[in-house]
RNA sequence: GCGCCCGUAGCUCAGUGGUAGAGCACGAUAUUGACGUUAUCGGGGUCCUCCGUUCGAUCCGGAGCGGGCGCA
Numbered sequence: 001g002c003g004c005c006c007g008u009a010g011c012u013c014a015g016u017g018g019u020a021g022a023g024c025a026c027g028a029u030a031u032u033g034a035c036g037u038u039a040u041c042g043g044g045g046u047c048c049u050c051c052g053u054u055c056g057a058u059c060c061g062g063a064g065c066g067g068g069c070g071c072a
Stems, first nucleotide, its partner, number of pairs: 001071007010024004018055001026042005048064005
């Protein structure tokens, strides 16, 4: 330099056009002598940025930024 893939919660990832979810982590309560475990409840998101398409974009198109793999 070229090609492909990825970017969503603190972490790992779902979600493929109609108001964004799970597990773990975190907080509260119950349980325990205490910690842990377990159960219930709860908080937490400019969906990398900008532009476009659309009545409507995390999702489709373009550009940029960042990361990974391959080739040279």
Molecule: transfer RNA
Organism: Patescibacteria group bacterium